[in-house]
RNA sequence: AGGAAAGACCUAGCGCCGGAACUCCCGCGAGGUCGUGAGGCGGCGGGAGUUGACGAGGACCGGGUUAUUCGAAGUUUCGGCGGGUGCCCGGCGGCCUUGACCACAGGCCGGAAAGGUCCCACAAAACCGUCCGGUGACGGGCGGGACAACAGGGGCUGGUGUGGUCG
Numbered sequence: 001a002g003g004a005a006a007g008a009c010c011u012a013g014c015g016c017c018g019g020a021a022c023u024c025c026c027g028c029g030a031g032g033u034c035g036u037g038a039g040g041c042g043g044c045g046g047g048a049g050u051u052g053a054c055g056a057g058g059a060c061c062g063g064g065u066u067a068u069u070c071g072a073a074g075u076u077u078c079g080g081c082g083g084g085u086g087c088c089c090g091g092c093g094g095c096c097u098u099g100a101c102c103a104c105a106g107g108c109c110g111g112a113a114a115g116g117u118c119c120c121a122c123a124a125a126a127c128c129g130u131c132c133g134g135u136g137a138c139g140g141g142c143g144g145g146a147c148a149a150c151a152g153g154g155g156c157u158g159g160u161g162u163g164g165u166c167g
Base pairs, nucleotide, nucleotide: 014082015081016080017079019078020051021050022049023048024047025046026045027044028043032041033040034039054071055070056069060091061090062089063088064087065086092110093109094108095107096106097105099166100165101164102163103162104161115157116156117155118154119153120152127144128143129142130141131140132139133138
């Protein structure tokens, strides 16, 4: 370096669950409620479970940080633990400040590189239908199907040095 086999993964809205909510089973029942009643609902205790982030986007290196961008949805996407690509500082590299180059300074970027404004394009869940698993809470598959924002693309607009060199 190539090949083969095996394993892991499709990857940070990610993983988890002692709170909470919900389900099922067992027991209790003196007290609530309905019932003529058996009993039902509710209650209490125990056991076993279920839910607990929908996509878009995101990693130069080191350190710090109870920590993380964007929208969609809207009973828990609650509450909490862990992680974390965010942010801040420093370093490195670069873009703009220029017609060209150098130094410094400022802003910005980490395949992109002030700011403003308008336009363009892009999602999944949700929702509907259906099937599968589960006693159930609920989980999963397939099909239908619409809609974002940030970043992105395009148009218009638009700010900024100081010193030196060349033209």